[in-house]
RNA sequence: AGAGUUUGAUCCUGGCUCAGGAUGAACGCUAGCUACAGGCUUAACACAUGCAAGUCGAGGGGCAGCAUGGUCUUAGCUUGCUAAGGCCGAUGGCGACCGGCGCACGGGUGAGUAACACGUAUCCAACCUGCCGUCUACUCUUGGACAGCCUUCUGAAAGGAAGAUUAAUACAAGAUGGCAUCAUGAGUCCGCAUGUUCACAUGAUUAAAGGUAUUCCGGUAGACGAUGGGGAUGCGUUCCAUUAGAUAGUAGGCGGGGUAACGGCCCACCUAGUCUUCGAUGGAUAGGGGUUCUGAGAGGAAGGUCCCCCACAUUGGAACUGAGACACGGUCCAAACUCCUACGGGAGGCAGCAGUGAGGAAUAUUGGUCAAUGGGCGAGAGUCUGAACCAGCCAAGUAGCGUGAAGGAUGAAGGUUCUAUGGAUUGUAAACUUCUUUUAUACGGGAAUAAACGAAUCCACGUGUGGAUUUUUGCAUGUACCGUAUGAAUAAGGAUCGGCUAACUCCGUGCCAGCAGCCGCGGUAAUACGGAGGAUCCGAGCGUUAUCCGGAUUUAUUGGGUUUAAAGGGAGCGUAGAUGGGUUGUUAAGUCAGUUGUGAAAGUUUGCGGCUCAACCGUAAAAUUGCAAUUGAUACUGGCAGUCUUGAGUACGGUAGAGGCAAACGGAAUUUCUAGUGUAGCGGUGAAAUGCGUAGAUAUUAGAAGGAACACCAGUGGCGAAAGCGGUUUGCUGGGCCGUUACUGACGCUGAGGCACGAAAGCGUGGGGAGCAAAUAGGAUUAGAUACCCUAGUAGUCCACGCCGUAAACGAUGAGUACUAAGUGUUGGGGUUUCCCAGUGCUGAAGCUAACGUAUUAAGUACUCCGCCUGAGUAGUACGGUCGCAAGGCUGAAACUCAAAGGAAUUGACGGGCACCCGCACAAGCGGUGGAGCAUGCUGUUUAAUUCGAAGAUACGCGAAGAACCUUACCUAGACUUGACAUCCCUGGCAAAGCUAUAGAAAUAUAGUGGAGGUUACCCAGGUGACAGGUGGUGCAUGGUUGUCGUCAGCUCGUGUCGUGAGAUGUUCGGUUAAGUCCGCUAACGAGCGCAACCCUUAUCCUUAGUUGCUAACAUUUAGUUGAGAACCCUAAGGAGACUGCCGGUGACAAACCGGAGGAAGGUGGGGAUGACGUCAAAUCAUCAUGCCCCUUACGUCUAGGGCUACAGGCGUGCUAUAAUGGCUGGUACAAUGAGACGCAAUACUGUGAAGUGGAGCAAAUCUAUAAAGCCAGUCUCAGUUCGGAUUGAAGUCUGCAACUCGACUUCAUGAAGCUAGAAUCGCUAGUAAUCCCAAAUCAGAAUGUUGGGGUGAAUACGUUCCCGGGUGUUGCACUCACCGCCCGUCAAG
Repeated sequence: AGAGUUUGAUCCUGGCUCAGGAUGAACGCUAGCUACAGGCUUAACACAUGCAAGUCGAGGGGCAGCAUGGUCUUAGCUUGCUAAGGCCGAUGGCGACCGGCGCACGGGUGAGUAACACGUAUCCAACCUGCCGUCUACUCUUGGACAGCCUUCUGAAAGGAAGAUUAAUACAAGAUGGCAUCAUGAGUCCGCAUGUUCACAUGAUUAAAGGUAUUCCGGUAGACGAUGGGGAUGCGUUCCAUUAGAUAGUAGGCGGGGUAACGGCCCACCUAGUCUUCGAUGGAUAGGGGUUCUGAGAGGAAGGUCCCCCACAUUGGAACUGAGACACGGUCCAAACUCCUACGGGAGGCAGCAGUGAGGAAUAUUGGUCAAUGGGCGAGAGUCUGAACCAGCCAAGUAGCGUGAAGGAUGAAGGUUCUAUGGAUUGUAAACUUCUUUUAUACGGGAAUAAACGAAUCCACGUGUGGAUUUUUGCAUGUACCGUAUGAAUAAGGAUCGGCUAACUCCGUGCCAGCAGCCGCGGUAAUACGGAGGAUCCGAGCGUUAUCCGGAUUUAUUGGGUUUAAAGGGAGCGUAGAUGGGUUGUUAAGUCAGUUGUGAAAGUUUGCGGCUCAACCGUAAAAUUGCAAUUGAUACUGGCAGUCUUGAGUACGGUAGAGGCAAACGGAAUUUCUAGUGUAGCGGUGAAAUGCGUAGAUAUUAGAAGGAACACCAGUGGCGAAAGCGGUUUGCUGGGCCGUUACUGACGCUGAGGCACGAAAGCGUGGGGAGCAAAUAGGAUUAGAUACCCUAGUAGUCCACGCCGUAAACGAUGAGUACUAAGUGUUGGGGUUUCCCAGUGCUGAAGCUAACGUAUUAAGUACUCCGCCUGAGUAGUACGGUCGCAAGGCUGAAACUCAAAGGAAUUGACGGGCACCCGCACAAGCGGUGGAGCAUGCUGUUUAAUUCGAAGAUACGCGAAGAACCUUACCUAGACUUGACAUCCCUGGCAAAGCUAUAGAAAUAUAGUGGAGGUUACCCAGGUGACAGGUGGUGCAUGGUUGUCGUCAGCUCGUGUCGUGAGAUGUUCGGUUAAGUCCGCUAACGAGCGCAACCCUUAUCCUUAGUUGCUAACAUUUAGUUGAGAACCCUAAGGAGACUGCCGGUGACAAACCGGAGGAAGGUGGGGAUGACGUCAAAUCAUCAUGCCCCUUACGUCUAGGGCUACAGGCGUGCUAUAAUGGCUGGUACAAUGAGACGCAAUACUGUGAAGUGGAGCAAAUCUAUAAAGCCAGUCUCAGUUCGGAUUGAAGUCUGCAACUCGACUUCAUGAAGCUAGAAUCGCUAGUAAUCCCAAAUCAGAAUGUUGGGGUGAAUACGUUCCCGGGUGUUGCACUCACCGCCCGUCAAG
C1' cells in the first nucleotide's frame, strides 16, 4: 500500500466481497510447563445451607455458662493429697440486658434516568459537618424511673401482659454562664443590590458525666482549621418532523410557611405570561466520565475488569433515629411470591462471598487466613471483618520456556506416493557417532514478604515519647529459589494448497455426493467435492462463527459530486438567514501572543529501575490539543460613527418588438341552407367496401347563415421569468436596449418556509358549436385486429367565471459577479467607415471532461447563496399527514431479492437502413425434376438379425471401384480358452503339411498312410504366466484426412503515428481490375500468407527422330502388303509464339479501358491441378494411428445356416418412356480414351439366341472390339398404336463348391402404368446445354451407378428493380452463444 467481481475486449460511475487489528467471547480438533491479568454480556429470574457488623466490663446493674480461689459436706486412703457435690461474684472473665460508638463505610448491581444525571469551569454575602487538630472557658446541687433478675398469667409459635425490686457516662429538674443565639436602638466598614463587618447599650433563651487509679481517657459551651456533604449557573452530552405547537403552579410579582440553606419547594392574592424550526412538546433508546478498540489523522465504535460520580436493593409508598439515611444484611403500610401454622396468626428478601435451580452458545470453590494492607469498637492486650491477602477451577487472554543439539549419503533397507519404469520423493530424515539436561522425576538445602505490632530489660529527655538489646507472631509454604543423581530420557498439533493468497499430484465420484468469503467448482481424464502422498502457514495452539473500526475519498471539515452514469427545484417575486464595493476614525466580540489556576489517580508515550528475560510492576518526565481568569496586539472579519462613486437605482433624449389586457373591423376557405343550370354517378383506397345520390347527389352559378383559424411576408428573425406570443386598427399597460449629462449614495446578490404565475388533458356552472375529433358504430385488412386505412360521429377543442398544478415544463446544463485566444454570419442602437454596446447562431485555441463533447451564451479559472444525489429492484408503491369537487398532487419508507444495474466509446455480427460492386443470383433462353413403371439410397415399420456410420445447404447411385458363401462387423446353433495372430520361458517329439476311411452341418475328433530338409536352430505337440485379441465406448480427450463458406479477395505483421484505453491508421479516399490487380493521393513506410505467374493439358508453327505409326512421287500388290521415301499425317522430346508489344481514341502527361492492324490464338486464349487467416466442439475412434474407460472360458477366436435383398407409407438420385425431329426392317460412313496372359481373342463350325467347340495372333502405335446418332431406301399414319416395355409363364446359356432365400443374360409367350405431368423446384453462357455411342476401375459372376473418351451440336443475356449468396464503405443497436439474438405481457401447473 491494495486486490477480486458488470464487458467479446476498454475507460468510467457504482455497489458487493477479501487481505489487517481487536474481544469479558462461544464452538470444533488438539494440548507439556511457568508468570501476570481475567472469568453470568442472557432472567434487576427464583433462591436451600453457611458465613458477610460488631465492639467496649477502664459507663452500669449483675452472674446463665467456664476457669481459679476460699469455705462446707461426703468418699478413698499414704493425715494432707485426690475425687464428687453444695455455698461465696472473691478473682479471671462473661451469655442475655441498660448505656456509648459503629451499623449512612466497605462490598454488589445498572433496572430506572435524555436529567444540573454526568463532564468541565465558575459561584454560595444562601448552607451544614460526628470522629480528628489548634485555642479559650467550664465540669456545682439534686430527683424519679425503665430494662435486666424474681413471681404470676397468656399464646401452637412469633411474642405479649401484670406485679415486686434496681444501677449508670440512660433520663429529668435547678444553679452559674460568655466574644453563643435572637430582638430593639443609634453609629461604622464593605458591596451593583437584597444585604453585611465592627463596636456599644438594653432585654430574652440555653450547659456538663464520669471512669481507671494518679497518669491519662472522657463530658459541656464557643471560635478557627481540616475532612465530608448540600445548593445555583455557563458550556458539552443519542435518534425520529411520517412528533409542530406545548403549558394554569403553568411564567413572574408582593406577603407568608417550610428547610441546614436559596427557590412555586408549598400556600393566599395580583398580573398573563412562559417555552418553541438555533427543534419546544411527544415517542424510541440509554447509567455518565477517566478511558478502551480502530484509524496517518480527522473521525467512527464501545463504556467488561481498575478509578471517580450517580442511581437502585422483591415491587410501590412513607417517615423515624441520627452529624450524616428517607437506610442492601433497620422500622411501618400496601402488593406479588415463598415458607411455618394448632387456621386464630406469624416469618422472609444473595443486584454481599461461596453455592442451587432456571434461562442460555456461554462464565469458576458451599476453599484458607486475618500473617500483611485497610476499616469498626476499645486506654490497651485484643476482637470482628467472604473488605483484603492467598490458594482452587478454566488455553478465555498476554508474555516467556521446552518437546533436544552437532556430525552423519552407497542419498541404506523396508514402506507410502508418483513415474517417461530409467527413476523421483518422504530425506540428514532415520540408523550410527559425539554432546547437552532447560523441563519432567527422585533426593537434599531453603528464603524475602516482619525495617511492623506486642512483651521483657536497659538508656536518653522528662512524665509519655524516642533509642538499644533480647524475644514472640507466616495463611500462602517446605512454596519461590539453589544444589545433586539418572537418562534423549517425560512433551505436536491445527488449518490450508483454483484466483484474490504462500503451497500440486494420484485415486474415487460423475450437476450425484458435496464445496463456497467473492468470483465460482462438480454433467467420466476435477490442482475447487472425498481420500492419499507431498507442500505451505502458524505453533501449545490452530481454525470457524459473532461483533467493532479499517481498507470505504462508499456522507467527502480534512476529502465527493449533479448535460448524458444517482442528482438543478417548471419559472419568478420575496421573508428569516447566509454573504457583500472604496476610504477614515473608534471599539476589541471573533482572531493572535504571554502569564496564572485547573485539567484526580490509574492508563498512553519517553527515560531510569525491580522480578533470571519478557509480559507485569515501581519511579520521574512529557502529554492531557479543554475550560476559566488576567495582561497585551489590532492586519483581517464583526459592532458603532463619518465620508466616496465605480456596484445598484432614478431622471432626460432616442429606439426595436407575434410582450400583456380590452374593444372594433376584414378577406380567403370549409360546412349548412335557399334558388338556378345539369345528369348518373360521387366519394374513398394499396385494392375495396360501408356512406351519399333519380325524393336529382357530385360538379357549377348566385345569395344567405354561423363558427373557428389568420396563407404569402417568415428568417437557427423578434419579444417575454418561464409557460408562451403571429390578420388589421384603436385604447390602456409592463419590460428591455442605446446615448448623454445630472441625482441618490452600497440602497447589492442569493434565498429555507411563504406568495403569485404556470402547456396540454381533465373537473364545475352557463353559453357556443363551422371544421377537426378521444369514446362509439359500420366497412376493410388480418389466423385474430377491441389497431394502423376508410365512412360516419359524441364529449372536447371556442367564450366567460372558478378549480387542477402536472409534462422529455429539456440546453435533460439553478441564480449572480469577475477574468480567460481567434475567425465568421445575423438582429437592435450609436458613432463613423478603424469601431463601441446589447442580443442571437456557427467554426474553433488553451483548459476541462470517463469519453462523447464543451469552449466569452463554458461543462474553463475563482467567489457567494439555494435545490438535489449516495448500488439495482421493490417504488415514486404502502402507511400516516396535507391540498383538491373529483381525477389526483406534494411529502415518502420497509420487509424481501440480486451481484450487479448503469454511462461513454471499441471490434464484430445483424437490420423487412443507405451507397457501390460481383456471381447461371434474377432476368432472357434450352433441357429437366415433381405425375408413370422400374433401378438405387434413406426414413419409418417389421424382424432372431434386418450390422454400423453419414442428417439443411455441406446426409440420402454417400463410406460401398460392385453383400449368393467369403466379404460381415449382425442373428441362431455348435465348438476353443496363452487362444486365429506376436515375443519370452520350460518339457517332449522327429516330424509336419498332405492323402485315405469313419462320425458330424462344418469346425473338429479318431484311425491309417505319408515322409523332404534339418539336428542347442527350424517345425510340431504339451505346460506356465507375463500377455494376445476386441469393427466394444468416447470424433465433446486427439493425430491424420475430408467437406463447406469459396478460387470469395480477403487475412495479418514489424516499425512509426494517433487515442488514458479497448483499438485505430496502414487496408480508407479518387480511378481501375477477374483480383487488397495496378496507378494517383495520403501519418504512414515496408513486409508476409492469399491473387497472378511458375506446373499439366489443349489450339499454331519450327527443329530433331522415323517403328509397330504415315504414303506425295517411283515400283509392287486383294490389302502401306512389300521395296522405297522422311515430304505430309501422327507420335514424343526440345524450342518458338501473346507481351496491351504496335496504331488511334478516351483518361489526370497515370493505371487502365475502347476500337483497329497483324496473327493459329488478343487482352487470364480454353480446361485442370493449386483452396489464405479462419468458421461450423462440421464428418470420421468402422481405412489407419492413438489417450482414457470397459470385456478376458468372452464384448476374443473358429464353423454351418440365416440376415444386411423384409414392405403399409414417405423422401432423394437416376433409367426407360409417353412417340412421326419417331418406331421397325435392310444397306452404308466416320472416332478417341483406355484394357488384355488366372487375359483379350480373329477366322471357321454348331445353335433362333445367350453361347459352345476348336483356335491364328498378341505381354501390344504390330494382335483383339460392328462405334452410335448420321446418311440412303422401305414400312407404319396418330391409335394406348408396329408407341411403351413393367409384370408373369415356359424353356435355356454362363460364372461359380453352391444361383432356394438372392446373380446376369437369351428365346418364345404375356403386354401393366404412362398420351408431356399441381404447388413448387434443378442444371447450363460455347465446342457449353442437349443428344449419341465407346472404354475402364471394382470384379469368378453380377451397373440404369461412378470415372473417362470422342461424335453431332444449339438458343439467349435488354439489364441489375426484385429473390438468393458474397465483398467493400457507412449508419443504428439494450445483440457478442452474435436476429435461429435479446426480451415483454398474459395464461396454465407447481

Small-subunit ribosomal RNA from an uncultured bacterium, 1390 nucleotides, folded computationally. It matches the Rfam family "Bacterial small subunit ribosomal RNA". RNAcentral holds the sequence, with entries from ENA. Model confidence (mean pLDDT): 84 of 100.